[in-house]
RNA sequence: CAGGCGGGCUGAACGAUCGCCGCUGGCUGCUUUGGUGCAGCCGGGGGAGGAAAGUCCGGACUCCGAUGGGCAGUGUGCCGGGUAACGCCCGGGAGCUGUGUUUCAAGAUGCAGCGACGGCCAGUGCCACAGAGACGAUACCGCCGUUUCGUUCCUUUGGGAGCGUUGCGGUAAGGGUGAAAAGGUGCGGUAAGAGCGCACCGCGCCGGCAGUAAUGCAGGCGGCAAGGUAAACCCCACACGGAGCAAGACCAAAUAGGCGGGAAGAUUUCGACCCCUGACGGGGCCGAAUGAGCGCAUCGGCCCGGUGCGCCAGACUCGCGGGUAGGUUGCUUGAGGCUUGCAGUGAUGCAAGUCCUAGAGGAAUGAUCGUUCACGACAGAAUCCGGCUUAUAGGCCCGCCUGCUAC
Numbered sequence: 001c002a003g004g005c006g007g008g009c010u011g012a013a014c015g016a017u018c019g020c021c022g023c024u025g026g027c028u029g030c031u032u033u034g035g036u037g038c039a040g041c042c043g044g045g046g047g048a049g050g051a052a053a054g055u056c057c058g059g060a061c062u063c064c065g066a067u068g069g070g071c072a073g074u075g076u077g078c079c080g081g082g083u084a085a086c087g088c089c090c091g092g093g094a095g096c097u098g099u100g101u102u103u104c105a106a107g108a109u110g111c112a113g114c115g116a117c118g119g120c121c122a123g124u125g126c127c128a129c130a131g132a133g134a135c136g137a138u139a140c141c142g143c144c145g146u147u148u149c150g151u152u153c154c155u156u157u158g159g160g161a162g163c164g165u166u167g168c169g170g171u172a173a174g175g176g177u178g179a180a181a182a183g184g185u186g187c188g189g190u191a192a193g194a195g196c197g198c199a200c201c202g203c204g205c206c207g208g209c210a211g212u213a214a215u216g217c218a219g220g221c222g223g224c225a226a227g228g229u230a231a232a233c234c235c236c237a238c239a240c241g242g243a244g245c246a247a248g249a250c251c252a253a254a255u256a257g258g259c260g261g262g263a264a265g266a267u268u269u270c271g272a273c274c275c276c277u278g279a280c281g282g283g284g285c286c287g288a289a290u291g292a293g294c295g296c297a298u299c300g301g302c303c304c305g306g307u308g309c310g311c312c313a314g315a316c317u318c319g320c321g322g323g324u325a326g327g328u329u330g331c332u333u334g335a336g337g338c339u340u341g342c343a344g345u346g347a348u349g350c351a352a353g354u355c356c357u358a359g360a361g362g363a364a365u366g367a368u369c370g371u372u373c374a375c376g377a378c379a380g381a382a383u384c385c386g387g388c389u390u391a392u393a394g395g396c397c398c399g400c401c402u403g404c405u406a407c
Base pairs, nucleotide, nucleotide: 001403002402003401004400005399006398007397008396009395010394012372013371014370015369016368017367018366020047021046023044024043025042026041027040028039029038030037049378053389054388056387057386058385059384060383061244062243063242064241068304069303070302071301073240074239075238076237077236078092079091080090081089082088093117095114096113097112098111099110100109101108102107118235119234123233124232125229126228127227140175141174142171143170144169145168146167149164150163151162152161153160154159183201184200185199186198187197188196202224203222204221205220206219208217209216210215248329249328250327251326258320259319260318261317262316268289269288270287271286273284274283275282276281293311294310295309296308297307298306299305336355337354338353339352340351341350342349343348
């Protein structure tokens, strides 16, 4: 200098004219018990986003749920911290990837980046195809030894060396298949090989040190295999009321507190009346009380349990039919923004000062002209806030990687 990647900020600016919404000051008019409500005019301040999108998480707020137990279900998942909280953010650890250094090599180590990172020795599954063989698995090609047969060469008699072929035995180092193949690299050893032996790395056990912890470091003993997969079923730990601003609150008005159906009480006591009996007493019906039990609604799903309302004076439920759907509020001062200081690696916290920055209501910021240049991308609030994810022309800044050039 060029290209690429990641992150942060910004994302049109200025002026003029007319227009829209809300707050506020003044004047005028109408209205009202009343600055009560409305209209007009003249001023002042303000008026869409970094994602307003997605509706994926967490809450604030409002209403309903008295109080519990169990089962199922959903979510999160290394350690520590932050936060109102979170599946978010910060720091650290392990692992992986890229690259530099070092090593015979494996490995170790510096820097940068990264995802969904509890458990596979609790159990059950799955690993297609290819391949000899995919878990306590296996010998295709090959390597070695020996035998049968054939053949070549050498030889001083026995015999020796090589090639091909047949059978037997050994091998898991080399090659092949595959996502993955009996721990890895190197040296020795062997007929050829193999943790067969050794060194280093890895793995298992032991206890020591450092750290809040995850984990790490050094040491000792042991040749040591018990693959992978859990956004597979599952196991473990922790957490989990419901509905939502069309939540709710208030005011006014109207109708038909309409019509039809379904629907859940045993036992006992007292009283009135009637009937039967020679009498005791019994039966029937009505009223009052008692109330085992039963019915419905409800508590995130189900069960237990609870609560409320009812059992013919009938809760609740099903169907038909009628009226109203208007106004005010909730509505924007907040876990708020900005500046400075202190504490902290940081997320963030504390303190001081300062500011008020949209509240529409079928949905408000639009049109025209001139100048400038980044020639204008993605895109419009609807109760509010903290995150995550997705989209984004161009401009500025920071970091990293690659290539070229110069010193």
Molecule: Bacterial RNase P class A
Organism: Acidobacteriaceae bacterium